[in-house]
Context: one part of a larger RNA
């Protein structure tokens, strides 16, 4: 580099947007860049192949020998496809209106349960916790109960292979404000579209910086137990943290372990959101867009995938090439900082 691959064997960037660039719907005409066929010149010698010779044979040499040099430039022809121009369409995109479901996003305010904690009453010797127990709490009146306050986080029932988002995620209640999808009409735009290397923006926990907050849980740590040891599991404690704000990290098994977009390809059957028609008025039928289980054909090394494809084609983009050394090292960008990103060899099996 051809080829061959990426669910699980090595491989889909954690998502999106989007520039370059690729690659791109239907008809017409004109053009001849690319194609295609012909001719013409060029493509030095040597090499490479063929045929011949000369060294005793080969290697090797060596013929004013052949082919060959897949190249390049020129000249005619052809118009199917691809450009490229012009113009025309409407099925892809997208506007328009009319409805719809939504835990989609900021902010703000608010509720009630329940934990602690404090004050005050009723009450009296235990409680608490375990496999058992102990630390621990408690006659300075503990737990239990009853009323009354204060705080902070989460938001039970509803709930569901339900619903929203690109992805991470998003669940008490209400208000602003706001992005997005969906169906149903359309008499508008005319290909305005995929894809996207770089870039950009978003990204769970943790963690990290100033500053609040801090009920509850709970790394570290402190006891107390098992143990042969117990730097654990089980217990009593308990601080960062978890929570706001506002500003970095930029990573996950960031998982459907499946990139994005588009057509083609039996079916059953459950659901969520709409539509249309017919009734018996709660179904029945077809529809369109989503979530699911099954399953033909077809794939697949098997497992399994199967109109939400792992099938059958195309377009782009990322990535993989024995295991180890290694996602290190050294260098660069990046960050406070903890590290991220890119990414080797030596060796050795």
């Nucleotide at each position: 580099c051809u080829g061959g691959g990426c669910g699980u064997a090595a491989a889909g960037c954690g998502u999106a947007c989007g520039u370059a660039g690729g690659c791109g719907g239907a008809c017409u005409a004109a053009u001849u860049a690319g194609u295609u066929g012909g001719g013409g010149g060029u493509g030095a010698a040597a090499u490479c192949c063929c045929g011949g010779a000369g060294c005793u044979c080969a290697a090797c040499u060596c013929c004013g020998g052949g082919a060959a040099c897949u190249g390049c430039c020129u000249c005619c022809a052809a118009a199917a496809c691809u450009g490229u121009u012009a113009g025309u369409c409407u099925u892809g995109a997208g506007a328009u209106c009319g409805a719809g479901a939504g835990a989609g996003g900021u902010a703000a305010g608010u509720g009630g349960a329940a934990u602690u904690c404090c004050g005050a009453g009723u009450g009296u010797a235990g409680a608490g916790g375990u496999g058992a127990a102990a630390u621990u709490c408690g006659u300075a009146g503990a737990u239990a109960u009853u009323c009354g306050g204060a705080a902070g986080a989460a938001c039970a029932c509803c709930a569901g292979u339900g619903g929203c988002g690109a992805a991470g995620g998003c669940g008490g209640c209400u208000u602003a404000c706001u992005g997005g999808c969906u169906c149903g009409a359309u008499a508008c735009u005319g290909a305005c579209g995929c894809u996207g290397a770089g870039g950009u923006a978003c990204g769970a926990a943790a963690g990290c910086g100033u500053g609040g907050g801090g009920a509850g849980c709970a790394a570290a740590c402190a006891g107390g137990a098992u143990u042969a040891g117990a730097u654990a599991c089980c217990c009593u404690g308990g601080u960062a943290g978890u929570c706001c704000a506002c500003g970095c990290c930029g990573u996950a098994a960031a998982c459907g372990a499946u990139g994005a977009a588009u057509g083609c390809u039996a079916g059953c059957u459950g659901u969520c959101g709409g539509g249309u028609a017919g009734u018996u008025u709660a179904c029945u039928a077809c529809u369109c867009g989503g979530u699911g289980g099954c399953g033909c054909a077809g794939c697949u090394a098997a497992c399994g995938c199967a109109u939400u494809a792992a099938g059958c084609a195309u377009u782009c983009c990322g990535c993989c090439u024995g295991g180890g050394g290694a996602g290190u090292a050294c260098g660069g960008u990046c960050g406070c900082a903890a590290g991220a990103c890119u990414a080797a060899a030596a060796c050795u099996c």
A computed fold for a 349-nucleotide part of an RNA from an uncultured Alphaproteobacteria bacterium, annotated as small-subunit ribosomal RNA, central domain. RNAcentral holds the full RNA, with entries from ENA, Greengenes and SILVA. The coordinates come from a structure-prediction model, not an experiment, and the mean pLDDT is 89.